[in-house]
Context: one part of a larger RNA
Molecule: large-subunit ribosomal RNA, domain I
Organism: hot springs metagenome
């Protein structure tokens, strides 16, 4: 020095385990905010460094309710209290709640500086305290944060086309406004098509069809059907009256023009007016108050013993019981009957949801005549130049419109994919409006042929910690003694509070705190042999 075998050190894989995510489903909630939010700073404990709570009334004060023995958070241990004259601890509902922060007196490098008015502390002050003083707004009221959902403005580039410019990505990423629990559309100037349907929204399907397209690459509908949910209204004008103000009067009045009332609201056209009739149905309406139901604390809940083996029994034996409860955790191994519990019944002083019910008071209807009046104007339409419709300007309807322009009034308009005729459908140029439909930053209850700590969120832990970076931003490692600490009194080696042998605890320390198992790389030790 090689080999082999035992035996260790060193490593932390690997098994097992879950305190944590992940992905759903059903309910709920869907906002907080000048009565200072969200998010912070800096206090607050007998001792206090982090978390957590709170707020100078400071791990807390106060009432009601529960509850019923212990208790002063995480978190042990001293010390010194509390509690059956009901503490801790649950609910509800107040009180307090520094300073920064929209931050709002006024400045400002956040958490700090500093001022005016009135009171007071005191006669006085550069000292203290307490209220009050942002902007916009006629006033109510707003401002500001908040995960995705939603409308609107703006609005990309990589890609793809195998290059590339139309085109695609995309009307998508981003940016910015607003808003709601949903939002947005929405009661035909609609589809359709010789037959018919009747808001809207969504979803199946029609269908990758008709179409669109450097007819490339792609891009891609709608009717009809089935289905969910279902709801229908309201002004503007004609006509009438009231006020005001302006005009003109022969001072009776007339006329404009604004404002307000009543009137009316639609396409087999309707309404006004003129004639007849009726006063019906039906819906609203609520901060009130009453019922119930939920829910925000809880309360009752059956039924086992014995051997045995072990350190422990729920294990195994062996006799029983209970079941509207044998979901499920835990308990010294693997429990239906030892515990918390589950079926399943009950249960609220107060708060909060929702249902129904209840006034005043509001809206709401009919026939017949048709002469006149009304029925949305810088509108539909057109040109030009864009854009949006699955449709890329095409024959291109149909919608927006920046620009020039410009009708008709119901014997009217407008649509049916240029355009004309015929028929069909409609009634634009005001407006409202549940449901079904999106989606989870949050609550609570459940699941999972999901993950087991280089996995699962980035975080199972004091994590957006520590750290990096002028920043904007990036951004970790890190779980496991034991059933219980019974966490090792003594004692010896030692310089030694290190590390080690001894006692001792423990089923077990080859579980000793660098701690369950404890590979394997690497490092040694002894015993053979081999040279």
């Nucleotide at each position: 020095g090689g080999c082999a075998c035992a035996c260790g050190g060193g490593g932390a894989a690997u098994g097992c385990c879950u305190a944590g995510g992940c992905u759903c489903u059903c309910a709920g909630a869907g906002g907080c905010g000048a009565a200072g939010a969200a998010g912070g700073a800096c206090g607050u404990g007998a001792u206090a460094a982090g978390c957590u709570g709170c707020g100078a009334u400071a791990a807390g004060c106060u009432g009601c309710g529960g509850g019923g023995a212990u208790u002063g958070g995480c978190a042990a241990a001293u010390a010194c209290g509390a509690a059956u004259u009901g503490a801790u601890c649950c609910g509800c509902a107040g009180a307090u709640u520094u300073c920064c922060g929209a931050a709002u007196g006024g400045g400002g490098a956040a958490a700090c500086c500093u001022a005016a008015u009135a009171c007071a502390u005191u006669g006085a002050a550069g000292a203290u305290g307490u209220a009050u003083u942002g902007u916009c707004g006629a006033a109510a009221g707003a401002c500001g944060c908040g995960a995705a959902c939603g409308c609107g403005c703006u609005g990309a580039a990589c890609u793809g086309a195998a290059a590339c410019a139309u085109c695609u990505a995309a009307g998508u990423a981003g940016g910015c406004g607003c808003a709601g629990g949903a939002a947005g559309a929405g009661a035909a100037a609609a589809c359709a098509a010789a037959a018919g349907u009747g808001a809207u929204u969504u979803c199946c399907g029609u269908a990758g069809u008709a179409g669109u397209g450097g007819c490339g690459a792609g891009c891609g509908a709608a009717g009809u059907g089935g289905a969910a949910a279902u709801a229908g209204c309201c002004c503007a004008a004609a006509c009438c009256g009231u006020g005001a103000u302006u005009g003109u009067u022969u001072c009776g009045g007339c006329a404009a023009u604004u404002a307000c009332g009543g009137g009316g609201u639609u396409g087999u056209a309707g309404g006004a007016c003129u004639g007849c009739g009726a006063c019906a149905u039906u819906g609203g309406g609520a901060a009130a108050u009453a019922u119930a139901u939920g829910u925000u604390a809880g309360u009752g809940g059956a039924a086992u013993g014995u051997g045995u083996u072990g350190g422990a029994a729920a294990g195994c034996a062996u006799a029983a019981c209970c079941a509207u409860a044998g979901g499920g955790g835990g308990u010294g191994a693997u429990a239906g009957u030892c515990c918390c519990g589950u079926a399943c019944a009950c249960g609220a002083a107060a708060g909060c949801a929702u249902c129904u019910a209840u006034a005043a008071c509001c809206a709401u209807a009919g026939c017949a005549g048709u002469a006149u009046c009304c029925u949305g104007a810088g509108u539909a339409g057109g040109g030009c130049g864009g854009g949006a419709c699955a449709u890329g300007u095409g024959a291109a309807a149909u919608c927006c419109u920046g620009u020039c322009u410009g009708a008709a009034u119901c014997u009217g308009c407008c649509a049916g994919a240029a355009c004309c005729a015929u028929c069909u459908g409609g009634u634009a140029a005001g407006g409202c409006u549940a449901a079904a439909u999106a989606c989870u930053c949050c609550u609570g209850a459940g699941a999972g042929a999901c993950c087991g700590a280089u996995a699962g969120c980035g975080a199972a832990c004091g994590a957006g910690u520590a750290c990096c970076g002028u920043g904007a931003g990036g951004g970790a490692a890190a779980g496991g003694u034991g059933a219980a600490a019974a966490g090792a009194a003594c004692c010896c080696u030692a310089a030694a509070u290190a590390a080690g042998g001894g006692a001792g605890u423990g089923a077990a320390a080859a579980a000793g705190a660098c701690c369950c198992u404890g590979a394997a790389a690497c490092c040694g030790u002894g015993u053979g042999u081999c040279u």